c-di-AMP riboswitch aptamer (ydaO/yuaA leader) from a Methanoregulaceae archaeon, 137 nucleotides, folded computationally. NCBI's taxonomy places the organism under Archaea, Methanobacteriati, Methanomicrobia, Methanomicrobiales, Methanoregulaceae. Its mean pLDDT, the model's own confidence on a scale to 100, is 79.
RNA sequence: UAAGAACCAAUGCCGAACGUCGCCACCGGGCGACGGCGGGGGACCCGAAAAUGGGGUGAAUCGCGCCAUGGCGGCGCGUAGGGUGGUUUCUGGCCCGAACCCGGCAGCUAACCUCGUAGGCACAUGCAGGAACCAGA
Numbered sequence: 001u002a003a004g005a006a007c008c009a010a011u012g013c014c015g016a017a018c019g020u021c022g023c024c025a026c027c028g029g030g031c032g033a034c035g036g037c038g039g040g041g042g043a044c045c046c047g048a049a050a051a052u053g054g055g056g057u058g059a060a061u062c063g064c065g066c067c068a069u070g071g072c073g074g075c076g077c078g079u080a081g082g083g084u085g086g087u088u089u090c091u092g093g094c095c096c097g098a099a100c101c102c103g104g105c106a107g108c109u110a111a112c113c114u115c116g117u118a119g120g121c122a123c124a125u126g127c128a129g130g131a132a133c134c135a136g137a
Base pairs, nucleotide, nucleotide: 011122012121013120014119018035019034020033021032022031023030024029036117037116038115039114040113041112046107053105054102055101056100057099062078063077064076065075066074067073081096082095083094084093086133087132088131089130090129091128092127
């Protein structure tokens, strides 16, 4: 000097997972309150079968094939659905299409009650184009 890696800051992405104040700590952070955002339970009315239990968060459902097999499962190809740098929509490209929880129990649901506010990534115009907006200049 170059390359690579790590950490921090800024910026950005998935997601509800953010802001303000106070206290405790002292890079980081923890606790509490309020606000914002998100979820669950919960009447009348409406709805409704049961059996193989049923149900919730989430985009993450469903199908086919192969392997293995006492059972759990593994792999592949698709798919409902979802993500992709101001927003919506259309057409494409790329990517995801998981995981966990309740515990015999929950339709919707005003009042009311209650819970969460995590985690994981990227690294300098970020995937494009058409139409319409917003903001800025």